[in-house]
Small-subunit ribosomal RNA from an uncultured prokaryote, 1519 nucleotides, folded computationally.

RNA sequence: AGAGUUUGAUCAUGGCUCAGAAUGAACGCUGGCGGCGUGCUUAACACAUGCAAGUCGAACGAGAACGGACCUGCUUGCAGGUCUUAUUAGAGUGGCGCACGGGUGAGUAACGCGUGGAUAAUCUACCUUUGAAUUUGGGAUAACAUUGCGAAAGCGGUGCUAAUACCGGAUGAAGUCAUAUGUUUUUCGGAAUUAAUGAUGAAAGAUAGCCUCUGCUUGCAAGCUAUUGUUUGAAGAUGAGUCCGCGUACCAUUAGCUAGUUGGUAGGGUAAAGGCUUACCAAGGCGACGAUGGUUAGCUGGUCUGAGAGGAUGAUCAGCCACACUGGAACUGGAACACGGUCCAGACUCCUACGGGAGGCAGCAGUGAGGAAUUUUGCGCAAUGGGCGAAAGCCUGACGCAGCAACGCCGCGUGAGUGAUGAAGGCCUUUGGGUCGUAAAGCUCUGUCAAUGGGAAAGAAAUUAUUAUAUAUUAAUAGUAUAUAGUAUUGACGGUACCCAUGAAGGAAGCACCGGCUAACUCCGUGCCAGCAGCCGCGGUAAUACGGGGGGUGCAAGCGUUAUUCGGAAUUAUUGGGCGUAAAGGGCGCGCAGGCGGAAGUACAGGUCAGAUGUGAAAGCCCGGGGCUCACCCCCGGAAGAGCAUUUGAAACCGUAUUUCUUGAGUAUGGUAGAGGGUAGUGGAAUUCCUGGUGUAGAGGUGAAAUUCGUAGAUAUCAGGAGGAACACCGGUGGCGAAGGCGACUACCUGGACCAAUACUGACGCUGAGGCGCGAAGGCGUGGGGAGCAAACAGGAUUAGAUACCCUGGUAGUCCACGCAGUAAACGUUGAUCACUAGGUGUAGCGGGUAUUGACCCCUGCUGCGCCGGAGCUAACGCAUUAAGUGAUCCGCCUGGGGAGUACGAUCGCAAGAUUAAAACUCAAAGGAAUUGACGGGGGCCCGCACAAGCGGUGGAGCAUGUGGUUUAAUUCGACGCAACGCGAAGAACCUUACCUGGGUUUGACAUCCUGGAACCGACUAAGAAAUUAGUAAUUGCCCUUCGGGGAGUCCAGAGACAGGUGCUGCAUGGCUGUCGUCAGCUCGUGUCGUGAGAUGUUGGGUUAAGUCCCGCAACGAGCGCAACCCCUAUCUUUAGUUACCAUCAUUCAGUUGGGGACUCUAGAGAUACUGCCCCGGUUAAUGGGGAGGAAGGUGGGGAUGACGUCAAGUCCUCAUGGCCCUUAUGCCCAGGGCUACACACGUGCUACAAUGGUAUGUACAAAGAGUUGCGAACUCGCGAGGGUAAGCUAAUCUCAUAAAACAUAUCUCAGUUCGGAUAGGAGUCUGCAACUCGACUCCUUGAAGUUGGAAUCGCUAGUAAUCGCAGAUCAGCAUGCUGCGGUGAAUACGUUCCCGGGCCUUGUACACACCGCCCGUCACACCAUGAGAGUUGAUUGUACCGGAAGUUGUUACGCUAACCGUUUCGGCGGAGGCAGGCAAGGUAUGGUUGAUAAUUGGGGUGAAGUCGUAACAAGGUA
Repeated sequence: AGAGUUUGAUCAUGGCUCAGAAUGAACGCUGGCGGCGUGCUUAACACAUGCAAGUCGAACGAGAACGGACCUGCUUGCAGGUCUUAUUAGAGUGGCGCACGGGUGAGUAACGCGUGGAUAAUCUACCUUUGAAUUUGGGAUAACAUUGCGAAAGCGGUGCUAAUACCGGAUGAAGUCAUAUGUUUUUCGGAAUUAAUGAUGAAAGAUAGCCUCUGCUUGCAAGCUAUUGUUUGAAGAUGAGUCCGCGUACCAUUAGCUAGUUGGUAGGGUAAAGGCUUACCAAGGCGACGAUGGUUAGCUGGUCUGAGAGGAUGAUCAGCCACACUGGAACUGGAACACGGUCCAGACUCCUACGGGAGGCAGCAGUGAGGAAUUUUGCGCAAUGGGCGAAAGCCUGACGCAGCAACGCCGCGUGAGUGAUGAAGGCCUUUGGGUCGUAAAGCUCUGUCAAUGGGAAAGAAAUUAUUAUAUAUUAAUAGUAUAUAGUAUUGACGGUACCCAUGAAGGAAGCACCGGCUAACUCCGUGCCAGCAGCCGCGGUAAUACGGGGGGUGCAAGCGUUAUUCGGAAUUAUUGGGCGUAAAGGGCGCGCAGGCGGAAGUACAGGUCAGAUGUGAAAGCCCGGGGCUCACCCCCGGAAGAGCAUUUGAAACCGUAUUUCUUGAGUAUGGUAGAGGGUAGUGGAAUUCCUGGUGUAGAGGUGAAAUUCGUAGAUAUCAGGAGGAACACCGGUGGCGAAGGCGACUACCUGGACCAAUACUGACGCUGAGGCGCGAAGGCGUGGGGAGCAAACAGGAUUAGAUACCCUGGUAGUCCACGCAGUAAACGUUGAUCACUAGGUGUAGCGGGUAUUGACCCCUGCUGCGCCGGAGCUAACGCAUUAAGUGAUCCGCCUGGGGAGUACGAUCGCAAGAUUAAAACUCAAAGGAAUUGACGGGGGCCCGCACAAGCGGUGGAGCAUGUGGUUUAAUUCGACGCAACGCGAAGAACCUUACCUGGGUUUGACAUCCUGGAACCGACUAAGAAAUUAGUAAUUGCCCUUCGGGGAGUCCAGAGACAGGUGCUGCAUGGCUGUCGUCAGCUCGUGUCGUGAGAUGUUGGGUUAAGUCCCGCAACGAGCGCAACCCCUAUCUUUAGUUACCAUCAUUCAGUUGGGGACUCUAGAGAUACUGCCCCGGUUAAUGGGGAGGAAGGUGGGGAUGACGUCAAGUCCUCAUGGCCCUUAUGCCCAGGGCUACACACGUGCUACAAUGGUAUGUACAAAGAGUUGCGAACUCGCGAGGGUAAGCUAAUCUCAUAAAACAUAUCUCAGUUCGGAUAGGAGUCUGCAACUCGACUCCUUGAAGUUGGAAUCGCUAGUAAUCGCAGAUCAGCAUGCUGCGGUGAAUACGUUCCCGGGCCUUGUACACACCGCCCGUCACACCAUGAGAGUUGAUUGUACCGGAAGUUGUUACGCUAACCGUUUCGGCGGAGGCAGGCAAGGUAUGGUUGAUAAUUGGGGUGAAGUCGUAACAAGGUA
């Protein structure tokens, strides 16, 4: 510090997710030790048991027992007494403490907390310092004794007694009050201080010692001394109360709240100000700077995180607050409205004799419950601290320790060195090896931890006792107190830390991960299953992503997961974001509050700045040092610190006050333009309607029609009239207005803007939450009006449907008046204002200058409206003085998509609805700009038998053949739009053959290796359908040799390695092939442009069959394609003439033979054609048109040749091959069957339907091929297929082999025929082991359908179509198929509008699996959350009333009292009872808020491939 994820790719926006740190944690796996910490986050739920607050005899009265000693009685033994125990235990009165310490966080949004102040508005026990005093009396009461009631808790009566308990009197300072004098200060309200008088107003003793004084005889007491206590002042310290400024969560879908409420006066009350309380008076007080209400929450120092600012949090430790079963209340006390006190009410638990009682772990342990989850019913007061006490001491679950828990942090260990046959074994493997791995073993060492044994601390200083000394007191060297020194005494932890020894590598390693992010890879299993997953995503037979193994990576006594917080996230943006199109500018204006604000001077000092002081607790963080072996941890010291407060200064800026200025703003004067607004009036054109005339059969409407109108006279046309609405031309990115918006003309009323020049006011300004007003269309209300248009509606069309688009009608509405409504893509999708920052050009309004007779023109200033463009900005597109640039001020708004601008609530509205405005749930995207493609029922240009123009077909018939389907034991398999279907198959009777049935076989039909044997092959017999099995006869090999043997090949037998598979996967592959397409395209290097994907080049203007060429150009070059080079063919030359040829010569039936080398032909080598020449067009070009010459003219014709790529196209059944599968079978052998089936459908063909023909006879002319297992002449037989015999030919020689159509003649005469030949019967031929399933051909007979073929559709542009025959491959036989060959030989092309396909450019796009794309809504089903809902049921709260416990205060009446007054009266105190008011629980009634639940219901979301349509994206087919 970033990364992953939207896309084919890119940039930006934007969310989601990850890597880090942390935790009072929990869970899973694992677990050696120690130190230091930490440990109910949930039920403030309920609690058994024990302990957690007592102490003082030096305040007081009373006072045991056990035990011990002694004495007495007596019988061993018992009984009694005395002393001791005993300054005792236990209980009581009294004092102090119990308000501390400890726990918890329910409540509380508050002066509760934090911070800083105030208290002149206060209190403070114990403690410290300092004064004074400590006098004189009294009556009770517990304990105790006795008695009564009760189950108990407990209560009562009678009697006795003490005090530092209680109550009087005396004295008395200060204080207070009253009267009242002076002084100081002042914010004139007061405050401080003070002379005097009066009133009010205390106490308690105890312990120890002494005899100087007094009393008496010692000794004790009055007394004295000391200590301590008590009372009363003053001061301090500590603690507490109260008040104030500032800060302190969320919701405005909480906007108004308040009656003791706000203030005053008076009374009361408190320690204390105060409506704290009461009476009266006034009507205030709080609130948008958020009152009131609701929800949540203890606050802080701090803690976690973060660079910081911040965000989150408030365990442990520390400060404050609140609470103590729930609610209320007071008492005592210095302090409580009191955790281990009291009273009352309630709930709960327990005891009970049923009458009544007892209790409160949110103290420490512990139990139950809840929960994912949190410890021992331990030891000790040794230390620290606290209470009481004079002290010893007692008490102390505070605390110190130990126990449990890897809960956290820190530290240590599980060994170290050496060791390569790189052991065994595992895993992988290309089988060579690699890896675990120096790892192990082995050898040499060490001894931390643990274990055992031994030694052994610090934490302890005090107190007290005692000894000594000193000081003080005193009469005293007693005593007492203080100080110093010595001695003695005290350890829970714990025989712990620590040290030593012993032996031994011995007892001590796991967890997660390994697709990317993110360090780390392979094998097997599984097969969209099982599963994984933080995000993206893996898994459908080769998974580095699932599970396991091996290996590796990371951390380590832990490791992972989950949860939570911060970070990353600049993703709430103060630091530090945005709003044209991504989310986001309010529809527009006016304007209160608020915010901001021109120039100059003076003053003040609130903000601001600087200094000082106080505070900012401790702990923590940071720095330095020290102690535990280090570290964590602990100790000491230091530093730092925002803020707040006080104070001193500065005066620039902000602010305030004041004086002044004119440039901002405004006013006055003179002009100007304008669909600015309102009211009234006027006008013409047009539509419609009415009346009349002319006139006749249609009109209207559409893509085409129909509905409709019209013979009752329409449409058309002429004239007249009525009525409503809108204002052609001008008219213009022209004008005006804040926006919405405004368009005939005239008048009136009226708002704003601009220009020019001077004068005046003197900051009067800008923005603007709320508020107020305006606000298109449509809508609503009332009343008018209604010509045209036209939702709804009706009809006609279209359509599969058509509740639409089109047509004919047509009502609201549109218009007017008055109201309501308040929204729009109310858009420049761009808030308002001000300033600054290059230009060019047009236009509207006004002005200046120059010129002119004048109008234009030209230069120039201001104000509007536009276009282009630079810097700059922007993600890009783009904006660009009318900013989206650079700055300033103010307002509004945004924070992922959906749910949703929805629900609920509220406000407004007559309603429709508007405004405000969520959540649950769900997804990992949604969206912007631009790029490349693809696509478009977008555009432009161009091409192609693409259409058109033609010729001939297919589709109809019969048959052949292939396919689908069906059938079957099997009908083997593949190929499926073009680009499967006479295709693989250039030829299924057996074989082929892969299929089926049956029979056999298992190292195999075939290959290699090993062992043994033998020559092998072959022949015959039997069984069998055959394969095969059994047997018989025969045979004894070749090469080398050292004669031992060795070698090669063949066969047999045996064992296993292996063979074998037309089994699967063409979606694991190679190779080959098809297709777009013989279309003209596809790319690269360098440069340039762009943030980038990419672009440029390759686009443009021409041209071409062509990215062919030329010109231009930020491009310049290059490659694969095109073309050419190759083959055939067309012309010529030359060479060569046999088997080919024959003009001339001879010859023959015949180029038969001689001969010839001319010709044809054959096959070698060459030539020829290049827009080369001429004319015209064109850019002096490329090139096009025409012409000449030429056999051929513009690539002459044909072939081969197929760019980058596309289709997961085809093929594992040609071949090769990974993986998987079978291995007495999915291999191999054999026989028979099947691939040939047959209701049907389709493709491709053949033959026809006839006269351009059939039949018969006769007569011509090819090319290209094939042939020895062959072609087979001639002759001969047969009607024929063919048979017999047989010449020639390994081929320019012989044969196949008569080419056919054509031509000539004859016949048929338009018919199901002399067309057509299917089907069928019979008889044959050939091939073959074999023609039954299932061959071809021949002859005789039979003679179906079919009379030119619906919708649709195919081929072809010249030697082509059409037509005619010939040959070949395969092949024993089988050809209508295929591949070739020649013969005869046309028609048409105006042209590119349309169909199909393709190329280039451009445009739109929500497509990128790319239109066979994407995608919307209803309905049906399942699930989820949510709204409404007759209601039901909780919680909380308000109001009214009832009720009235305990208790405080007040009041009244009566009675009582020795301790108050008086005792004459008034008045005061205590106790008991009653009354009034307020308050708790409870009850009744009625509201508010909020939750749960509910028949039913509404929409929403998500789901597998459901249904119906096709709304959107292209002009998406109606933008």
Its mean pLDDT, the model's own confidence on a scale to 100, is 81.